RNA sequence: UGGGCAGGCCAGACGGUCGCGUGUCUAUUGACACGAGGAAAGUCCGGGCUCCACAGGGCAGGGAUGACAGAUAACGUCUGCCGUAGGUAACUAUAGGGAAAGUGCAACAGAAACACACCGCCGAAACGGGUAAUGCCGUGGUAAGGGUGAAAUGGCGAGGUAAGAGCUCACCGGCGGCAUGGUAACAUGCCGGCCGUGUAAACCCCAUCCGGAGCAAGACCAAGCAGGGCGUAUGUGGCAGCGGCCCGCUGCCGCCCGGAGGUAGGUCGCUCGAGCAUGCCGGCGACGGCACGCCUAGAUAGAUGAUCGUCUAAUACAGAACCCGGCUUACAGGUCUGCCCAUUAU
RNA sequence: GUGGGCGUAGCUCAGCUGGUCAGAGCGCCAGGUUGUGGCCCUGGAGGUCGAGGGUUCAAAUCCCUCCGUUCACCCCA
Numbered sequence: 001u002g003g004g005c006a007g008g009c010c011a012g013a014c015g016g017u018c019g020c021g022u023g024u025c026u027a028u029u030g031a032c033a034c035g036a037g038g039a040a041a042g043u044c045c046g047g048g049c050u051c052c053a054c055a056g057g058g059c060a061g062g063g064a065u066g067a068c069a070g071a072u073a074a075c076g077u078c079u080g081c082c083g084u085a086g087g088u089a090a091c092u093a094u095a096g097g098g099a100a101a102g103u104g105c106a107a108c109a110g111a112a113a114c115a116c117a118c119c120g121c122c123g124a125a126a127c128g129g130g131u132a133a134u135g136c137c138g139u140g141g142u143a144a145g146g147g148u149g150a151a152a153u154g155g156c157g158a159g160g161u162a163a164g165a166g167c168u169c170a171c172c173g174g175c176g177g178c179a180u181g182g183u184a185a186c187a188u189g190c191c192g193g194c195c196g197u198g199u200a201a202a203c204c205c206c207a208u209c210c211g212g213a214g215c216a217a218g219a220c221c222a223a224g225c226a227g228g229g230c231g232u233a234u235g236u237g238g239c240a241g242c243g244g245c246c247c248g249c250u251g252c253c254g255c256c257c258g259g260a261g262g263u264a265g266g267u268c269g270c271u272c273g274a275g276c277a278u279g280c281c282g283g284c285g286a287c288g289g290c291a292c293g294c295c296u297a298g299a300u301a302g303a304u305g306a307u308c309g310u311c312u313a314a315u316a317c318a319g320a321a322c323c324c325g326g327c328u329u330a331c332a333g334g335u336c337u338g339c340c341c342a343u344u345a346u
Numbered sequence: 347g348u349g350g351g352c353g354u355a356g357c358u359c360a361g362c363u364g365g366u367c368a369g370a371g372c373g374c375c376a377g378g379u380u381g382u383g384g385c386c387c388u389g390g391a392g393g394u395c396g397a398g399g400g401u402u403c404a405a406a407u408c409c410c411u412c413c414g415u416u417c418a419c420c421c422c423a
Stems, first nucleotide, its partner, number of pairs: 001342010012311007020035006037317001041328002044326005049214004062210005068080004082096001083094004097205002102203002104199003118146002120142003126139004154172002157169003173195002175192007218268004223263001225259001227257004237253006275294002278291005347419007356372004365403001374390005396412005
C1' cells in the first nucleotide's frame, strides 16, 4: 500500500420563539424540573407480579431441550472449552444423545436398498449327468472387475487362492479395552480383525425441565340493576311496552337500607428497579462483590412537536402503554480498536 | 394482550403420511365448426409453490427466521 476477519461507539449538536404531557411550588396565573429506543418492533423464549387450582410423592399423556464445564432469578440465552465442517490465515458455522430395542421409508434406475448373482470370474475345490475332447449342463463357489444409483456392506496396496474374500499383513478410518493427561466433553499412545447402508428437523427410545391463565391479570369506589321499607301523585309532562303512525290502555318517575356487581365512569395496580453511572477487587470470560453518587416518561383517544439561525449536509430504521433478562428482524451516515494474508521499503 | 388458520397458473382451489408428471375448473391463445358471433370439439401457453436459511440422496410437503392476510376471545361455562 492492497485485500480480508472480528468487535465497540454515536444515532444530530447548540441557541431563540411558539406549543403539548406529568410532577412540585405559587396561587389562578405563571415559574421550575423532567419528558421514547437501540431496536420502544416481531411476540420467539425465560422470569417478576396478579388471580385461579393444589396435602405429599409417583406414573401415564402433552410440550420443550439435547457434547462438556460454568454464568444467571431463570432460559431454548450467554461465556469458556471439546468434536465436526469450511478457510493459506485472522476466523466462521454447528438442533452436536441413541440406527446391533423395535417399526416405517429409501421414488426412478438396478440382479439386489438386507443378506442380492444381471454381465463377469472359478472349477482333475465338492456332488450328479454328459462328451472324442473342452465349465459342456444342473446343484454350486465368488462382491476382485463391469453396469445402476445419492448410497452396494470399511478404504487402499501386497500376500494368498480354483477364483475370491480382514482370509493374512502394512498404512488410514471406525468400534471396543487398557494406560497417561484433563474437573469433564475429549486428546495421545498401545492392544484386539471386532468392521451388519442412510434417515430420528419419520415414529420411537434415553436423560433433563415444565400446574393454568394473563395488566383485556387483579383490587377498590360506584351511577344504573334486582329486593325490602317509607313517601308523593291521579294526568297537564317525560320514558318504556302493545310490530310502523294516531287515539287509547298498562307500567315507571322521589328518598332510605343492606345486597350483588359482569355494563358506563373513576381510583389503584403504574413505575425505585434482578435500576443507572463511576472507582476498586475476584474471574481467561459470561459475571460477581464492595464503596460512593443519582432518580431518569407514566398517558387513557393517548404528551414528547413546529419553526428560525449556525455548524460543508441534517438524512436511516423507527414511537413507550405492567416491568425486567435475552433472541430475532429493520437500520442512512460517521468513527474507533485489535488481528490475519500478500506485496514493497528499511 | 392471547390463541388459531391461510399464502400453489390471471381467478377459485386440490396436492402437504417427503420421490422424478406440480394438477383441476374458469379464464387466455391458436385451429376446427358457422354466413358471423356464442355454445361445442381439438391443441397449446402460462408456476422461481409468499421470502430467506437449514435437515435429507431428494423439500410445495419436515424444521427455523421473516413478510403479508384473515378469524376468534374483553363475566363464567

Record summary: Predicted 3D model of RNase P RNA and transfer RNA as a complex of 423 nucleotides. It holds a member of the Rfam family "Bacterial RNase P class A". From the family's description: Ribonuclease P (RNase P) is a ubiquitous endoribonuclease, found in archaea, bacteria and eukarya as well as chloroplasts and mitochondria. By type it is a ribozyme. Its mean pLDDT, the model's own confidence on a scale to 100, is 75.